Source information: Model confidence (mean pLDDT): 89 of 100. Predicted 3D model of a 350-nucleotide part of an RNA (small-subunit ribosomal RNA, central domain) from a metagenome. Rfam family: Bacterial small subunit ribosomal RNA. Gene Ontology terms of the family: structural constituent of ribosome and ribosome.
[in-house]
Context: one part of a larger RNA
Order: sequence, then C1' cells, then structure tokens
RNA sequence: CUGGGCUUAAAGCGUGCGUAGGCGGCCUAGAAGGUGAGAUGUGAAAGCCCUCGGCUCAACCGAGGAACAGCGUUUCAAACCACUAGGCUUGAGGGAGACAGGGGUGAUGGGAACAGUUGGUGGAGCGGUGAAAUGCGUUGAUAUCAACUGGAACACCGGUGGCGAAAGCGCAUCACUGGGUCUCUUCUGACGCUUAGGCACGAAAGCUAGGGGAGCGAACGGGAUUAGAUACCCCGGUAGUCCUAGCUGUAAACGAUGAGCACUGGGCUGGGGGGACUUUCACAUCCUCCCGGCCGUAGCGAAAGCGUUAAGUGCUCCGCCUGGGGAGUAUGGUCGCAAGGCUGAAACUC
Repeated sequence: CUGGGCUUAAAGCGUGCGUAGGCGGCCUAGAAGGUGAGAUGUGAAAGCCCUCGGCUCAACCGAGGAACAGCGUUUCAAACCACUAGGCUUGAGGGAGACAGGGGUGAUGGGAACAGUUGGUGGAGCGGUGAAAUGCGUUGAUAUCAACUGGAACACCGGUGGCGAAAGCGCAUCACUGGGUCUCUUCUGACGCUUAGGCACGAAAGCUAGGGGAGCGAACGGGAUUAGAUACCCCGGUAGUCCUAGCUGUAAACGAUGAGCACUGGGCUGGGGGGACUUUCACAUCCUCCCGGCCGUAGCGAAAGCGUUAAGUGCUCCGCCUGGGGAGUAUGGUCGCAAGGCUGAAACUC
C1' cells in the first nucleotide's frame, strides 16, 4: 500500500451553497500522450536457475545456456482513457401554461382565555391538598355583572395531512419574496455529480445593549412530607420566556441511516397535477408523473429488522471508525464579551 466497516456493536459532519480536486451521456473524424504488439540496443562480471564437466562424492570450481524489473530508439494498431475538431438530445438548465402549500419577511386587524384597574350586586369565607398548612379576605376577598388597560399564545378545522436544505413553520388580511409539481416538447446543447478548504443558515438555554412583562417560572423564601428532604406536593417568586439589534454555534440537531445516478415481483393507502373512458357534466373506473405512509417477494442482515423512500444489486465523490477507562480531559493552535466551541493526545490501567 491492498484487503474490512459506519440503523441499533466503534463509526454519516446539524443542514445547505460552492472552490480546488476526483468522477462523468450519445455519434463522427483526426492526431497518437497513456495503452497494446513487433524489431532492436542496453540491462558488466560474479551470484540465482537449467544442462554438461573437474577435484573418489559434496561443499567448491569450470563451460555453455536461460533469465532479469525496467529504460532508450524505431515500426505498427486505434478499441479504451486523455486530447483536437464537428455534431446530437435522452442528463442538466431555460421558456410558456396551470396548480398545491402552517416555506420566508414586514405591516395591519380579530376573538376566546388570563391578569390588573375602576364601578355595581353581595356579605364570609376563598384557595389549596392524599390530608393539611403557609397564602388571600370585613381597608369587603371568593362568586357575579359592566367598562377599560396589558402581555403572551392562537381552541375547533388538524390528519402515520402539507411546506421547507436542515433548524423549523399553524388566527385572519394585505404587501414583498424563495422553492416545488404537472402539462407542452418550444429553446440551449453535457452546461453534469460530488465536494477537502471556504462561506452561509442553524432548536433550546446562555451573553451584550435597549424595551416589554399577562401567564408560566430556574434561583430564592415560605408551608408540608420525611429519620433527613438542599426533592417530588402546596403558597409566593427573580432571571428568563416576548420584541429590536448583535453575539454564541451546541442537541437523542434522529430515519441514531451522507449526496447523486441506474437497476430489481407485488398489495393497500393519504396529498398534488395531467390524461383516457363515459353522448355531455359529475361520480366511479383505468393509465401516468411527483410527494407522504403501511404490509410484504427476492435479496440482504448477528438478529431486531430493511425491503422501488433499501439496510437489495452496482457505479462516482465526500465524511468518519480501529478495544474499555484515562478523555472529548491535558497541551498547543484558533474562534468567543463570557459561558464555552472547534481541533485533540499521552503516561498509567483493565
């Protein structure tokens, strides 16, 4: 170096965009760098190997032959790789028409609930629990009615349903805006795939500055429980949760399953389009493309299971793994305001 792996045993980067690099469709012609074939030169001698011979044999020695990774020169071939020129449309992209959607950003509006304030009714309890107590209440609570104010979240619809690269996205309306699917086969003509570095996005918590603060609620206080109770239960409650601007960059960031392409029986089902059939419309039925699920054939798998959404059969590219602990620690580097992140050992030990 080759050989093995990565759902659950160690192992898929949280996700995307993309540079270098690697890999790459069909046809024709050319040239001949790689490639293949022939010739030739070189590849010292000795040694190894084969044959024969000399010391009585052997070791040892002599002779002849063979062999040698390759390298140079030259001639030829042109399938493949690379190259040059030209062409093609199936990969990819554009166009036209149509469609679905909680995709994103901003603004405006709404009702239920909750809390507070004010006023009315009312008059002794309320609340809470396993049971209680702390707590609230005659300065009038709880309950109930009305008005106003405030913040956060949007019941039903709602669905193994939809959209998004992932994180994630759910009241309504408007504006701006990203992506996707189907149909036509109209245009370009390989423009493709992957992607080390790089860049961007990235739940929650946390941080900085300024606002906001209804409910909930780390910390904290109190009441209980208990042997104790730094908890579980109860009464309170600060940060936070919310908004704006910036930082952080992590997660059981999970399908614990990288991306792309091709191939390989079926059945059932949800969503979005197109078409056929039907005299027509609707429904039904059938066909077809895309997306989401369930069950299963072959096959795979240690099994559980996976099974056209593969963990099957192949190809391309990237990432990662190599016994447990020490340890995601130490150290160095780098990023961060910090918290800490990324990179990441060894001694020793079993």